RNA sequence: GCCGGAGUAGCUCAGCCUGGUUAGAGCGCCACGCUCAUACCGUGGAAGUCGGGGUUUCAAAUACCCCCUCCGGCA
Repeated sequence: GCCGGAGUAGCUCAGCCUGGUUAGAGCGCCACGCUCAUACCGUGGAAGUCGGGGUUUCAAAUACCCCCUCCGGCA
């Protein structure tokens, strides 16, 4: 330099192909319940510029363009 993959909650990921409900799950965290107490379990809660910018569209995590970071392959 070329090709491919990945980037979404603190962590691991789904959702993207086929645009449309208020952006989700598990773990973790916080509070309460339970317990002599801790753990388990139950209930509730907080936590997101969906890597950044732009374009298209009534509407973009999703389509298109540019850029950034990480991983792999080729040279």
Molecule: transfer RNA
Organism: archaeon